[in-house]
RNA sequence: AGUAGAUUAGGUAAUCGCUGUUUUCACAAUUUGCGAGAAUGGAGGAAAGUCCGGGCUCCAGAGGGCAAGGCGCUUCAUAACAUGAAGGAGGGGCGACCCUACGGAAAGUGCAACAGAAAAUAUACCGCUACGGUCUGCGAUAUCCAUUACCGUGGUAAGGGUGAAAUAGUGAGGCAAGAGCUCACUGCCUUCAUUGGCGACAGUGAAGGCUGGCAAACCCCGCCCGGAGCAAGGCCAAAUAGGGAAGCGUUUAAGGAUGGCCCGUCCGAUGCUUCCGGGUUAGGCCGCAUGAUCCUGCCGGCAACGUCAGGACAAGAUAAAUGAUUACCAUCUCUCUUCUGAAAGGAAGAAAGAUACAGAACCCGGCUUAUUAUCUACU
Numbered sequence: 001a002g003u004a005g006a007u008u009a010g011g012u013a014a015u016c017g018c019u020g021u022u023u024u025c026a027c028a029a030u031u032u033g034c035g036a037g038a039a040u041g042g043a044g045g046a047a048a049g050u051c052c053g054g055g056c057u058c059c060a061g062a063g064g065g066c067a068a069g070g071c072g073c074u075u076c077a078u079a080a081c082a083u084g085a086a087g088g089a090g091g092g093g094c095g096a097c098c099c100u101a102c103g104g105a106a107a108g109u110g111c112a113a114c115a116g117a118a119a120a121u122a123u124a125c126c127g128c129u130a131c132g133g134u135c136u137g138c139g140a141u142a143u144c145c146a147u148u149a150c151c152g153u154g155g156u157a158a159g160g161g162u163g164a165a166a167u168a169g170u171g172a173g174g175c176a177a178g179a180g181c182u183c184a185c186u187g188c189c190u191u192c193a194u195u196g197g198c199g200a201c202a203g204u205g206a207a208g209g210c211u212g213g214c215a216a217a218c219c220c221c222g223c224c225c226g227g228a229g230c231a232a233g234g235c236c237a238a239a240u241a242g243g244g245a246a247g248c249g250u251u252u253a254a255g256g257a258u259g260g261c262c263c264g265u266c267c268g269a270u271g272c273u274u275c276c277g278g279g280u281u282a283g284g285c286c287g288c289a290u291g292a293u294c295c296u297g298c299c300g301g302c303a304a305c306g307u308c309a310g311g312a313c314a315a316g317a318u319a320a321a322u323g324a325u326u327a328c329c330a331u332c333u334c335u336c337u338u339c340u341g342a343a344a345g346g347a348a349g350a351a352a353g354a355u356a357c358a359g360a361a362c363c364c365g366g367c368u369u370a371u372u373a374u375c376u377a378c379u
Stems, first nucleotide, its partner, number of pairs: 001379007010329007018042008027033001044357001048368002051366005056229004063263004069224004073087005088102001089100004103220002108218002110214002125160002127156008136146002139144001168186006187210010233286004243276006255267003293312005299306002330355004335350006
């Protein structure tokens, strides 16, 4: 300097105030209420975000399929999960460690700005090279030869350029010049065999090849998957006009229930649906905290976690309680005084100031974000 993890979230006392439970007294009267005492409790690691998964409640039951939606390496844990643990593959870092856009591009469709010749049945800008022609030069009548520059017709994709990415790499041969064109070695892909592993995969060998990228593009494959939600949903009290109109239908039925569609099922017998109008409605009680709960210990397991044993009960408000003041202590910052010391520094005392992020609302398991202080291990 960094990486990974754990704990903490100021403490004590007094006074006053608010509130839950139990209980006593007194007044009233039955939805039990008001008041005064006593005892005993009263904001979090994230209560935040509402991003996931459930418990629970209701929709008669919650059936089948399609669509929609979610997940995507393997194994395990869990009530479950997009979570956690341990691994594999790929990648980053000097390292401790960290990241995951982790099924399929050879089923099909589609996309890639700019630059570049060309972005995938893609392609020739510079260049290299063959032939022909022109120019130049020595020899020189012509012809022939050689070199420089230019033009035309071909060959080429090794070298250079552009780009995030341009037909696997190195070497040798070959060629007019080049190219897996040929060979050797290596790399990658596919198939088969074999060894290890529960598995993802890894090692070895053989055969055949050199077949860009993007699926967090549509899509294909595999697995999962009712809906709505505590403002869910019940009970009591009170009140009103159980009113009016329209449509369909009375089992060969309309209509309704179930997020969308289909099938199925059920309800439906003067019924159902729709519209208009009226009453109650910030009335009371329950749901409401005993839970997939927490703590400790042995054992099993690398671990996440699990069985067993013992112990604990730790807020329940409803316009929303859990607070205020004082004193002391703790930690930190700064100033001053004294002692020690060469100095830096250290010790003691005094005054002043500060002590993070932040507030339950049915509950639980995670993830993400904000943040004070301390400790451990490793590089």
About this RNA:
Predicted 3D model of a 379-nucleotide RNA (Bacterial RNase P class A) from a marine sediment metagenome. RNAcentral holds the sequence, with entries from MGnify. The model forms 97% of the base pairs in the Rfam consensus. It matches the Rfam family "Bacterial RNase P class A". Its family is annotated with tRNA processing, ribonuclease P activity and dimeric ribonuclease P complex in the Gene Ontology. It is annotated as a ribozyme. Its mean pLDDT, the model's own confidence on a scale to 100, is 75.